[in-house]
Overview
The RNA shown here (small-subunit ribosomal RNA) has 1502 nucleotides and comes from an uncultured bacterium. It matches the Rfam family "Bacterial small subunit ribosomal RNA". Rfam links the family to the GO terms ribosome and structural constituent of ribosome. The prediction has a mean pLDDT of 85.
RNA sequence: CGAACGCUGGCGGCGUGCUUAGCACAUGCAAGUCGAACGAGGAACGGGGUGCUUGCACCCUGUAGCCGAGUGGCGGACGGGUGAGUAACACGUGACUGACCUGUCUUCGGGAGGGGGACAACCCGGGGAAACCUGGGCUAAUACCGCGUAAUGUCCGAGGGCUGCAUGGCCCGCGGAUGAAAGGGGGCCUCUGUUUACAAGCUCCUGCCCGAAGAGGGGGUCGCGACGUAUCAGCUUGUUGGCGGGGUAAUGGCCCACCAAGGCAACGACGCGUAGCGGGUCUGAGAGGACGACCCGUCACAUUGGGACUGAGAUACGGCCCAGACUCCUACGGGAGGCAGCAGUGGGGAAUAUUGCGCAAUGGCCGAAAGGCUGACGCAGCGACGCCGUGUGUGGGAGGAAGCCUUUCGGGGUGUAAACCACUGUCAGGGGGGAAGAACAUUCAUGGGUCGAAUAGGCCCGUGAGUUGACGGUACCUCCAAAGGAAGCGCCGGCUAACUCCGUGCCAGCAGCCGCGGUAAGACGGAGGGCGCGAGCGUUGUUCGGAAUUACUGGGCGUAAAGCGCGGGCAGGCGGUCCGUUAAGUCCCCUGUGAAAUCCCGGAGCUCAACUCCGGAGUUGCAGGGGAAACUGGCAGACUGGAGACCGGUAGAGGCAAGCGGAAUUCCUGGUGUAGCGGUGGAAUGCGUAGAUAUCAGGAAGAACACCUGUGGCGAAGGCGGCUUGCUGGGCCGGUUCUGACGCUGAACCGCGAAAGCGUGGGGAGCAAACAGGAUUAGAUACCCUGGUAGUCCACGCCGUAAACGAUGGGCACUAGAUGCCGGGCCUCGAGACGGGUUCGGUGUCGGAGCUAACGCGUUAAGUGCCCCGCCUGGGGAGUACGGCCGCAAGGCUGAAACUCAAAGGAAUUGACGGGGGCCCGCACAAGCGGUGGAGCAUGUGGUUUAAUUCGAAGCAACGCGAAGAACCUUACCUGGGCUUGACAUGUAAGUGAAAGCCCCUAGAAACAGGGGUCCUCCUUCGGGACACUUUCACAGGUGCUGCAUGGCUGUCGUCAGCUCGUGUCGUGAGAUGUUGGGUUAAGUCCCGCAACGAGCGCAACCCCUGUCCCGUGUUGCCAGCGAGUAAUGUCGGGGACUCUCGGGAGACUGCCGGUGAUAAACCGGAGGAAGGUGGGGACGACGUCAAGUCAUCAUGGCCCUUACGCCCAGGGCGACACACGUGCUACAAUGGCCGGUACAAAGGGCUGCGAUCCCGCGAGGAGGAGCCAAUCCCAUAAAGUCGGUCCAAGUUCGGAUUGCAGUCUGCAACUCGACUGCAUGAAGCCGGAAUCGCUAGUAAUCGUGGAUCAGCCACGCCACGGUGAAUACGUUCCCGGGCCUUGUACACACCGCCCGUCACGCCAUGGAAGCUGGGAGCGCCCGAAGUCCGUGACCCAACCCUUGGGAGGGAGCGGCCGAAGGCGAGCUUAGUGACUGGGGCGAAGUCGUAACAAGGUAACC
Repeated sequence: CGAACGCUGGCGGCGUGCUUAGCACAUGCAAGUCGAACGAGGAACGGGGUGCUUGCACCCUGUAGCCGAGUGGCGGACGGGUGAGUAACACGUGACUGACCUGUCUUCGGGAGGGGGACAACCCGGGGAAACCUGGGCUAAUACCGCGUAAUGUCCGAGGGCUGCAUGGCCCGCGGAUGAAAGGGGGCCUCUGUUUACAAGCUCCUGCCCGAAGAGGGGGUCGCGACGUAUCAGCUUGUUGGCGGGGUAAUGGCCCACCAAGGCAACGACGCGUAGCGGGUCUGAGAGGACGACCCGUCACAUUGGGACUGAGAUACGGCCCAGACUCCUACGGGAGGCAGCAGUGGGGAAUAUUGCGCAAUGGCCGAAAGGCUGACGCAGCGACGCCGUGUGUGGGAGGAAGCCUUUCGGGGUGUAAACCACUGUCAGGGGGGAAGAACAUUCAUGGGUCGAAUAGGCCCGUGAGUUGACGGUACCUCCAAAGGAAGCGCCGGCUAACUCCGUGCCAGCAGCCGCGGUAAGACGGAGGGCGCGAGCGUUGUUCGGAAUUACUGGGCGUAAAGCGCGGGCAGGCGGUCCGUUAAGUCCCCUGUGAAAUCCCGGAGCUCAACUCCGGAGUUGCAGGGGAAACUGGCAGACUGGAGACCGGUAGAGGCAAGCGGAAUUCCUGGUGUAGCGGUGGAAUGCGUAGAUAUCAGGAAGAACACCUGUGGCGAAGGCGGCUUGCUGGGCCGGUUCUGACGCUGAACCGCGAAAGCGUGGGGAGCAAACAGGAUUAGAUACCCUGGUAGUCCACGCCGUAAACGAUGGGCACUAGAUGCCGGGCCUCGAGACGGGUUCGGUGUCGGAGCUAACGCGUUAAGUGCCCCGCCUGGGGAGUACGGCCGCAAGGCUGAAACUCAAAGGAAUUGACGGGGGCCCGCACAAGCGGUGGAGCAUGUGGUUUAAUUCGAAGCAACGCGAAGAACCUUACCUGGGCUUGACAUGUAAGUGAAAGCCCCUAGAAACAGGGGUCCUCCUUCGGGACACUUUCACAGGUGCUGCAUGGCUGUCGUCAGCUCGUGUCGUGAGAUGUUGGGUUAAGUCCCGCAACGAGCGCAACCCCUGUCCCGUGUUGCCAGCGAGUAAUGUCGGGGACUCUCGGGAGACUGCCGGUGAUAAACCGGAGGAAGGUGGGGACGACGUCAAGUCAUCAUGGCCCUUACGCCCAGGGCGACACACGUGCUACAAUGGCCGGUACAAAGGGCUGCGAUCCCGCGAGGAGGAGCCAAUCCCAUAAAGUCGGUCCAAGUUCGGAUUGCAGUCUGCAACUCGACUGCAUGAAGCCGGAAUCGCUAGUAAUCGUGGAUCAGCCACGCCACGGUGAAUACGUUCCCGGGCCUUGUACACACCGCCCGUCACGCCAUGGAAGCUGGGAGCGCCCGAAGUCCGUGACCCAACCCUUGGGAGGGAGCGGCCGAAGGCGAGCUUAGUGACUGGGGCGAAGUCGUAACAAGGUAACC
């Protein structure tokens, strides 16, 4: 908002209601009226008569009455509907009409005399189904026709005067012609005539005719306004004008003949598309934008098209004629019809109402009036369609019922909400009362006035009374009853007010945009609660706003979209100084108009409001008059500053033409000369013994002009470079001179315009698309190499593009500077040159104000202004398609849409990254030493297998990891057997009790089940309690899931040197600064500098171990000296000296010296010192990263299981084995193995323990048991080493796997599946491919020792301890990781990033296309209805004339022009469709490559 749809719906008022099919319509109604214009007729009633079935029929007559077809008059041109057509004087507005009309109405003047002939109705016939037609006869009029009269009417002719705006207007007066009329009604007797009365008389009313005027209405003309498209640029033949005529109420090409050739258009003609226009409506601050329902004005239309008639008015919605389509009737011959009037029907559609009441009011037509008619109108009905009003109750009522929801289980919410108590009575309901809208008109009574002869009568004004209401017994008032009948809808992630639970699990779904949903969803669905509005609420559609996002008000164009490649220039726009004038623009005042309604303000009426009424304001506009003259414009005059000219100088790759020159390259000839040359990352193709390359001499050719050369110069741009000459354009400087605004810009237009390309003819040295070959490569139609043709060059002609760029149009003016360079002038200095200063022009850099989103620009503006042009309006589609223009072609210029996306983009910021740069670290590389990768075994993992091989860990940072101990247990897995308040916790209720415990028996693998025996607790207020068992209910339990819901803990970058904050400052902001820089350090360590100054977490230090010394302490430790003792030993007495233990302290700080360095920090060297520049080692891990790891350590939210996913038990499995990987051990041997002798540790552990001496066993071990709760005793021999011997290079005296036998020990139990011992066996392996790991000093390597876990042990693992004890580091190019600064970026999940094109598949829209089909508008021709006009009219005809013959006049008919529909034809335009075809867009994880983004790996791009 004229809405529609969904859910819902109490009442009333006022409005409003086919936006679509201008599609088709059944039925009823919507325009009639007048008897006071006319004749005839009918019924009724009264009177009379006749027939007679006494109540009917017929006849006559009467009526101020009734009905009513026809003639006649007025009205059907208004009112009502619709919006198809129309881009037009249709509409709006303002003028004009000197070019016009006007019925009814009003005013004024005048008139109305006298005749005539008809036709309907009606009667008698005829035709037809009908509609209706037709012949004859009668008749009236306010119907029709002559005659008379008449004007200030009209026309013609001549004259005079005044005046205006061109055609004109007014006045005076003359002659001629033409030329009107109608009655009706009432009353009366004054006059006249017959004389109760009536009329031709009088009178009143009404109608009629002529003229003039008014009012209102209409016709015509003009200015201005109001729409999209230029991919419509030219249109026009009645076209433009003229003379004459026709036609009209009237001007006019409106029409016709003739003449002329004009008219319109970039200020948009013509064409196409769309549309009724305005007042206004919606929106907006306004300017605008969109719209034109209802109401008012106006236009157009009335089934489609054409046409006239009548009339004051029509080219006529409910009239006529014709043609077409359609519908209906028909007797098939013909006829009838037109709802876009009111209702109503079908249809179309998302969608729009009653076949209502009434003329009571308002208005209209007719009438003298009464009155009639009126789907206009007034009302009612239907629809929440809109606006407005109102109700669905009001007050009290708990720390707050129930239900429901939620919960951290305490509670919280719904919520004073309900119940309950007290009250009220709007609306709806019932009863009663009950309006206004009604005043006219008219009738009666009465008063006054007027006409009149009149006390008839008519007319006018007033008073009183009577009569008239569709709505409607409605509004309103009152009484009664009763909280009794009356609430929904949307939403609750952000925008945007409102939050939780459950369900669902990228499903189902939501969604206006962003976006939600993949197991805790405030976003889906439900619920509780909340928020918003409320008889409505949402949704959809549409319009304006926000949107300064088309910018007039009020935008932009260096890089975001956007400056034409450059110039010349017509139109146009804009324009210097002074004076005068004018008054178009401009400003002021006045006048007219700008309808009403609407809007606004004030007031009034409905109880309020909506609504309505009154008044005012406003209506920004147009026109006219008067005035002003600053500014703009016009005209006229003048000026010199803009511009131009002239003269004199001057620089220059400016242009064109001709000629000339040298260097180089290639080729040719000849000489010298010999095996290569050439080329690359490396090569090859290629050239060369037929002599190349190299070199010398000579010759030829073409192209280009090194050095000079320069952020130098010139040109409008493209562009221009050897030298000379000729011709020629422009600039700059200086100057007295001249012109006198001549200027600037510039749509269209014209010209110029790199390279490539095209045409014709030349030329061709070098270079070089295409092409060929060689390489490279996964491929290599490339990059590299060797060749090489168009082309590059010249002449002439095309093309007309470019990242044609300063990505910056041109002109003028103004606005700080500094410093270069080029050209000229002046001043100064000087002998001159240089130099210095200044000025004009040009060209650079930096920079202030200002501008800018920032970057940046900044007198060469992107600053400040003015003028003009061009251009932009999200990305893709697309600079594409179609159309047009240009071109030989290639192609260029102009230039869309469908569809699709929620972005595309600019500048800057922080990161990250780079096959970018700089600086610097790290066992990162390098230099070294030793390993791994090969073997066997151990161990872990993958895989496979299995009933199960429980689970986790996954690059570094999973894999001898969780496991610092899997035979049972552990154990979580599997099989089987069992239990169900449970193996474990707390509570509850009932019962039991000598609680519990212990022993035995039966079956069984055990668990479990059944049975027997033994054993009588404690407290007590005697109720009971503690405790236990059985049963019940709550609950337990889960190594079930989610480490992506979590806490805690941990790994990692990384012991790397970083990460931040406060204040200040800078920046619009992100952010920066600080933290960057110069040095230095292991270090953001320190110093210096600095718009920063400080601070925090990290670094370092403080802590522990170790290295030296000192002090204290001495038992279990130690033993120098003293004493004693022994075979020997600190064994004993004793000692504190030493070692050592424990505790405390000192010491090292770049403190000192020298040098280097900025006199700094610091570094280098040195002294001293046990130790020197953090002495060595450890603990210690910033902000953070990896959704890193762990729900199986523990804790924990949620989910899941509950006679099982819990619990118990036995056995099995975690130990499997074709394989693969990681980590280790042992080796492959002589620096070694074996045998024998012999030396030296540290740190640990030990009571269900370590276990000595001694005895047994070859041995593992056994027996036994001293000592030790441990500086005391034990484990406990350290080993490598060293001394001696042996082995002799061999698969061995290396190596020990595997296997056999025999044992030991632990343990309930060693089969699956323990360790160890002895004997026997004696495998692979002879130093390890690609690759790869650790380590910078007491380190690597090597040697042994201990410990945790643990009955035992699969430990070769892990942790710790000491012994022996190296090599190497030039150096930072490279690999890896890291730090800082900087640079580029299209990355930000951050390069394991991003991203391009073909191909394949699906979907969508679209271009082309042989054609096919429809629509639209015109053109030519044919046919030609109705009809006007013209002609004719031998046929027909009442009025007038007439000599009766006829004439005048009219008509039919016929002919002609025009002419709708229709037909034919050739085209135009538009739409649909079309085999096939072209590209485009979108789509999930497709294919191929890697083009672009970092130097993107060949810089990219035009």